The part of an RNA shown here (large-subunit ribosomal RNA, domain I) has 594 nucleotides and comes from Nocardioides soli. The prediction has a mean pLDDT of 80. It was read from a public genome assembly.

Context: one part of a larger RNA
RNA sequence: GGCACAUGGUGGAUGCCUUGGCAUCAAGAGCCGAUGAAGGACGUAGGAGCCUGCGAUAAGCCCUGGGGAGUUGGCAACCGAGCUGUGAUCCGGGGGUGUCCGAAUGGGGGAACCCAGCACGAGUCAUGUCGUGUUACCCGCGCCUGAAUAUAUAGGGUGUGUGGAGGGAACGCCGGGAAGUGAAACAUCUCAGUACCGGUAGGAAGAGAAAACAAUAGUGAUUCCGAGAGUAGUGGCGAGCGAAAUCGGAUCAGGCUAAACCGUCUGCGUGUGAUACCCGGCAGGGGUUGCGUGGGCGGGGUUGUGGGACCACUUGGGAGGAUCUGCCGGUCUUCCAGACAGUGAGAAAGCAUCGUUGAAGUUGAAGUCCAUUGGAAAGUGGCGCCGUAGAGGGUGAUAGCCCCGUAAGUGUAAGGCGAUGUCUGUCGAGUGGUAUCCCAAGUAACACGGAACCCCUGAAAUUCCGUGUGAAUCUGGCGGGACCACCCGUUAAGCCUAAAUACUCCUUGAUGACCGAUAGCGGACUAGUACCGUGAGGGAAAGGUGAAAAGUACCCCUGGCGGGGAGUGAAAUAGUACCUGAAACCGUGUGCCU
Numbered sequence: 001g002g003c004a005c006a007u008g009g010u011g012g013a014u015g016c017c018u019u020g021g022c023a024u025c026a027a028g029a030g031c032c033g034a035u036g037a038a039g040g041a042c043g044u045a046g047g048a049g050c051c052u053g054c055g056a057u058a059a060g061c062c063c064u065g066g067g068g069a070g071u072u073g074g075c076a077a078c079c080g081a082g083c084u085g086u087g088a089u090c091c092g093g094g095g096g097u098g099u100c101c102g103a104a105u106g107g108g109g110g111a112a113c114c115c116a117g118c119a120c121g122a123g124u125c126a127u128g129u130c131g132u133g134u135u136a137c138c139c140g141c142g143c144c145u146g147a148a149u150a151u152a153u154a155g156g157g158u159g160u161g162u163g164g165a166g167g168g169a170a171c172g173c174c175g176g177g178a179a180g181u182g183a184a185a186c187a188u189c190u191c192a193g194u195a196c197c198g199g200u201a202g203g204a205a206g207a208g209a210a211a212a213c214a215a216u217a218g219u220g221a222u223u224c225c226g227a228g229a230g231u232a233g234u235g236g237c238g239a240g241c242g243a244a245a246u247c248g249g250a251u252c253a254g255g256c257u258a259a260a261c262c263g264u265c266u267g268c269g270u271g272u273g274a275u276a277c278c279c280g281g282c283a284g285g286g287g288u289u290g291c292g293u294g295g296g297c298g299g300g301g302u303u304g305u306g307g308g309a310c311c312a313c314u315u316g317g318g319a320g321g322a323u324c325u326g327c328c329g330g331u332c333u334u335c336c337a338g339a340c341a342g343u344g345a346g347a348a349a350g351c352a353u354c355g356u357u358g359a360a361g362u363u364g365a366a367g368u369c370c371a372u373u374g375g376a377a378a379g380u381g382g383c384g385c386c387g388u389a390g391a392g393g394g395u396g397a398u399a400g401c402c403c404c405g406u407a408a409g410u411g412u413a414a415g416g417c418g419a420u421g422u423c424u425g426u427c428g429a430g431u432g433g434u435a436u437c438c439c440a441a442g443u444a445a446c447a448c449g450g451a452a453c454c455c456c457u458g459a460a461a462u463u464c465c466g467u468g469u470g471a472a473u474c475u476g477g478c479g480g481g482a483c484c485a486c487c488c489g490u491u492a493a494g495c496c497u498a499a500a501u502a503c504u505c506c507u508u509g510a511u512g513a514c515c516g517a518u519a520g521c522g523g524a525c526u527a528g529u530a531c532c533g534u535g536a537g538g539g540a541a542a543g544g545u546g547a548a549a550a551g552u553a554c555c556c557c558u559g560g561c562g563g564g565g566a567g568u569g570a571a572a573u574a575g576u577a578c579c580u581g582a583a584a585c586c587g588u589g590u591g592c593c594u
Base pairs, nucleotide, nucleotide: 001593002592003591004590005589006588007587008586009585015579016544017543020515021514022512023511024510025509026508027507028506029504030503031167032166039101040100041099042055043054044053046079047078049075050074051073061095062094063093064092065091066090070083071082072081106115107114108113116135117134118133119132120131121130122129137164138163139161140160141159142158143157144156145155171202172200173199174198175197176196182189186236212219213218223250224249225248226247227246233241234240254496255495256494257440261299262298263297264296265295266294267293268292269291270290274288276289277286278285279329280328281327282326283325284324304474306439307438308437309436310433311432312431313430314429315428317336318335319334320333321332322331323330338427339426340425341424342423350422351421352420353419354418355417356416357415361410362409363408367383368399369382370381371380372379384401385400386390392404393403394402445469446468447467448466449465450464451463452462455481476491477490478489479488480487531538532537551578554565555564556563557562
């Protein structure tokens, strides 16, 4: 020095474990904010630090409901001083306080700082000082004032509005809008209207009651799913892109205006002096009330077997009032009765009763029987019991009957939901007629330039923008894929609309052929921490004594660290460098070889 065996050190793999994650399902909730949010800074306990809570009333104050013996949050003990059956700590509901920054809003500012005005108050002989409140901008509405410019308007001021502003994971809609890539290169094309940016809303959003489809038969708003179908198409006819009708399901819901016409108020223009007009007839009376045109309000009206206005006719519960005056007729209007409907779209708020749900809670069966192993029984053997409960967890090993629970019951405040009533709203109906009037205009359409559609400009309909031109009113328009005819469908240029659908920052419950500390969230632990970066930003490592600290009194060596006895414990080769303790690597002992 090598090999073998034995025995150690180092190291932290492996096994076992889980406080933490991941995914899915169900239910809920789906917003917070000038009454100052989200997020922070700084403080705050008798005793240093971090986390949690809270805000100068500062691990808390008040009221109220629950609960019932301890308690002053966690790491985390120790000491001190307290509270508590006059019900504490704790768990719900409501209120109060809530420094400073932050939309930040009195002005400023390098966030958590600096400096003010006004009103009231405290204090001072007085000033300085202190406290409370208030003072940003924009918008709507009311009022005041008020230029060029006479009336006016712009502008200014003031009061008022739980008006706006900012934040929020994904989902929605709208406006902008790439490239890597694919085409085996690349330019049309694709990726993709994706990523990203901006705006804006809701618990969903958007869409939505046919100027729709279809095809000789019919359907009947929208949305979503399955098929139709990778079909018809489109495409340097390359790569690729890619429908619809129809069928089967989910869910179902339909409404309101504009216009014609009538009434009323008002602006402008115009006209006349009785002839117009004041509902008709007769008689009286009024005196510009008239006519044309525009606007506001009320009635009317809402449709495609075209509808409505208008005109005529038929019928129409009761009472009152108005229509210049009297009578008759007519018209309008109020109340009662009757009918219908309703707060979810249409107008719109409550209240009462009943039911249901509902915070913190509460009741909840049956062995601690005998023997045995063991440190410990829940194991093993024997004998019992409960079960609408044998889900699960804990307890010194594996417990239906030890503990917490579980099944099943029970319980209320606020609030939610539903029903009924009160309440609120609306209301004549029918037939006929064709002459007149109305039926959404810088719109439809067309030309040019773009875009969306399966559709890359093509034979290119349809839809949407920009520029220009520019109709018709039912004997009217539009569509049925250039265009024309016939036929069929439908009625644009106004608005609203639940459900079925999408998503999960968040709450509760449950589940897993999900992970088990190099895994699972980056984060099981002081984690978005330490650390890096001027900054945007990047971003770790790090779990396990034991059933219980019983964490080794006392003695010895030592400066200490550390160790030897003794003691605890089932175990100390479980000794806070702590479960197991692999390998690399480093020793010691013995044997053999050199």
It matches the Rfam family "Bacterial large subunit ribosomal RNA". Its family is annotated with ribosome and structural constituent of ribosome in the Gene Ontology.